[in-house]
Context: one part of a larger RNA
RNA sequence: UCCGGCGAGUUGCUGGGCGCAGCAAGGUUAACCUUCCAACGAAAGUUGAUAGGGUAGCCGUAGCGAAAGCGAGUCUUAAUAGGGCGACCAUAGUUGCGUCAAGCAGACCCGAAUGCCAGGUGAUCUACCCAUGGCCAGUGCGAAAGCUGGGUAAAACCAGCUGGAGGUACGAACCCGUUAACGUUGAAAAGUUAUGGGAUGAGCUGAGGGUCGGAGUGAAAGACUAAUCAAACUUGGUUAUUGCUGGUUCUCCCCGAAAUAUCUUUAGGGAUAGCCUCGUGUAAUAGGCGGUGGAGGUAGAGUACUCGAUGGGCUAAGAGCCUUACCGGGUUUCUGAACCCAACGAAACUCCGAAUGCUACCGCCCGUAUCACGGGAGUCAGAAAGCGAGGGAUAAGCUUCGUUCUCAAAAGGAAAACAGUCCAGACCGACGGCUAAGGUUCCUAAAUUCAUGCUAAGUGGUACAAGGAUGUGAGUCUUCUUAGACAACCAGGAUGUUGGCUCAGAGGCAGCCAUCAUUUAAAGAGUGCGUAACAGCUCACUGGUCGAGUGGUCUCGCGCCGAAAAUAAUCGGAGCUAAGCAUGGUACCGAAGCCACGGAUUUGCUAUCGUCUUCGGACGAUACAAGUGGUAGGGGAGCGUUCUAUAGUACAGCGAAGGCAGACUGUAAAGACUGCUGGAGGAAUUAGAAGUGAUUAUGCCGGA
Numbered sequence: 001u002c003c004g005g006c007g008a009g010u011u012g013c014u015g016g017g018c019g020c021a022g023c024a025a026g027g028u029u030a031a032c033c034u035u036c037c038a039a040c041g042a043a044a045g046u047u048g049a050u051a052g053g054g055u056a057g058c059c060g061u062a063g064c065g066a067a068a069g070c071g072a073g074u075c076u077u078a079a080u081a082g083g084g085c086g087a088c089c090a091u092a093g094u095u096g097c098g099u100c101a102a103g104c105a106g107a108c109c110c111g112a113a114u115g116c117c118a119g120g121u122g123a124u125c126u127a128c129c130c131a132u133g134g135c136c137a138g139u140g141c142g143a144a145a146g147c148u149g150g151g152u153a154a155a156a157c158c159a160g161c162u163g164g165a166g167g168u169a170c171g172a173a174c175c176c177g178u179u180a181a182c183g184u185u186g187a188a189a190a191g192u193u194a195u196g197g198g199a200u201g202a203g204c205u206g207a208g209g210g211u212c213g214g215a216g217u218g219a220a221a222g223a224c225u226a227a228u229c230a231a232a233c234u235u236g237g238u239u240a241u242u243g244c245u246g247g248u249u250c251u252c253c254c255c256g257a258a259a260u261a262u263c264u265u266u267a268g269g270g271a272u273a274g275c276c277u278c279g280u281g282u283a284a285u286a287g288g289c290g291g292u293g294g295a296g297g298u299a300g301a302g303u304a305c306u307c308g309a310u311g312g313g314c315u316a317a318g319a320g321c322c323u324u325a326c327c328g329g330g331u332u333u334c335u336g337a338a339c340c341c342a343a344c345g346a347a348a349c350u351c352c353g354a355a356u357g358c359u360a361c362c363g364c365c366c367g368u369a370u371c372a373c374g375g376g377a378g379u380c381a382g383a384a385a386g387c388g389a390g391g392g393a394u395a396a397g398c399u400u401c402g403u404u405c406u407c408a409a410a411a412g413g414a415a416a417a418c419a420g421u422c423c424a425g426a427c428c429g430a431c432g433g434c435u436a437a438g439g440u441u442c443c444u445a446a447a448u449u450c451a452u453g454c455u456a457a458g459u460g461g462u463a464c465a466a467g468g469a470u471g472u473g474a475g476u477c478u479u480c481u482u483a484g485a486c487a488a489c490c491a492g493g494a495u496g497u498u499g500g501c502u503c504a505g506a507g508g509c510a511g512c513c514a515u516c517a518u519u520u521a522a523a524g525a526g527u528g529c530g531u532a533a534c535a536g537c538u539c540a541c542u543g544g545u546c547g548a549g550u551g552g553u554c555u556c557g558c559g560c561c562g563a564a565a566a567u568a569a570u571c572g573g574a575g576c577u578a579a580g581c582a583u584g585g586u587a588c589c590g591a592a593g594c595c596a597c598g599g600a601u602u603u604g605c606u607a608u609c610g611u612c613u614u615c616g617g618a619c620g621a622u623a624c625a626a627g628u629g630g631u632a633g634g635g636g637a638g639c640g641u642u643c644u645a646u647a648g649u650a651c652a653g654c655g656a657a658g659g660c661a662g663a664c665u666g667u668a669a670a671g672a673c674u675g676c677u678g679g680a681g682g683a684a685u686u687a688g689a690a691g692u693g694a695u696u697a698u699g700c701c702g703g704a
Stems, first nucleotide, its partner, number of pairs: 001704006011105004016100008026059003032053003037048004063070002073085004108247002111244001116237006127211004132206004136201001138170003141166001145162006174198003179194004213229001215225002250638006260273005274379002276376006285369001287365008300352001301350002306346003310342004317335003320331004382407002385404007412423003427599003432595003438589003441574003447586001449585006460576001467561002471558005477552002480549001488545005494518003499513003524539001528537002600628005606623007639693001641690005651681001658677005664671002
């Protein structure tokens, strides 16, 4: 991993809802007794089950009051007042079965942790202790003390020798485990090798004994207490509990959500509401469109208020300056409130002010979609997109709201591929037709379609900006121009003068100042190059040649550069100069959309017909109308399995059950038939009862 089997909403009680049944102002028994029958037993008897009895009790038929109590009333009260709860008109209950969810129980199944508690078992490991034994090669250092000699008045003291102290030194056994490598499905559930620490001590060690689970022991690490320790192991309470994860088994039909609000030791849970479903009920509603009214302060706009803010004018005031013994005066360089003019900004500004939306009434369309009550839910992580906003950086596949839509729970066509985009909502069938989005050279269904332009960049095909440019097309305004423009060519481009200053020099051309005048067709006290400085070249400006346009500004269309990534690596590809872009036209293709044909089914009401009838109606058929995507979830109808009764009946060696195969039937779960196998059992039908359906739980057991 596969195959086979097993494997999850059960049972009891309680009170409710719904369905069915019995009886009904009543309904019903419980314990218990008797009993046909069955099982067991030797019997007595016990158990089960059937029928009969059993009226205690419970619910209902009357309420009110705390109660005594009274009673269609009663309580409150002084009250006959008022008020509360009742009664009236009349009223339906009760018992059982089924089913649905709830409550209490293990309560759909599996799953905790060092989980919690109780009773026991452990100190052969290890921690510490007790009593009793054992062990520590060798080699250093050389304490106290003593002796001898010296020394002293005597000591002290000095030297030599003896001596052999020590949680002393080096170092085996022994004990430990510092560092490193290896080992890491190991040789080993902690080791090996090398290296290292202690090694007469608070040393190591044998065998015996003692102390334990909120307890022991601890030179203290929460260490150790049998490979287990922030509370051992084991048995029980026990199916502990788990708002968490996983799993939860046959079919079809109808409807079909939510990811929100409020509260929550609440935020991945819940309660109530909202939204879904089923039932009952009322007879008015809901929705859409149009018309006529209404409320409002958004978009926009505006600056009338408030706040902000730009320029100008005017001016009080202040600063400066001048004058002045003081008082004061002058000036207008600066600042400048208020006011005026012009032009502005505003979510918390408004003199104004839409569209939508909301709302009332009327009309039309539609036809219960609305509402009320009751049973059952699920949902409380939402996502993208468009539009309007807040936060952020007018970032995010960002975040928080509003609103619409899709996905969620939606398949089909388009976007190469692509939940949320565009088109469009799949009951089933089929080798029919028309369209949507999007497309029509080939891959690939359909135009190498028609008309007019644009693009030359493979632009298109990019994900792009500021910026740049005699790209090119269309247009606006405009300069100069046959009195000859623009470009080119020929010629001139001079004189005072080398202007003055500066400077080594400064002669148009380092720099500073000035920038005149003359001759002229024209020519700067000089546009650039150049020289040490001159020189030289050139320009402005002028004449000639030539002969018709020329230069600029602005706007729009399509292009260019700006533009860097790892396959030749992409426009989906081939390829395309249209098969690109713009505008317009015609035709075609294109979906599970729509139409046509056949079939199924749901709901509705009407019509017709048939069958049955308790005469209320029920069931069925046909026609008609509208439907039939679907997760969570609600509702409905069925299939199959085992057992019980029918029934050991029908059937069965002329072959049962079971098995294998097949082109049969049914909308499905499923069901027949035939053949082979098998070799003795065994249905259908109609009811009833459940250990009733497996592909998934890192499910359990077995096999491969």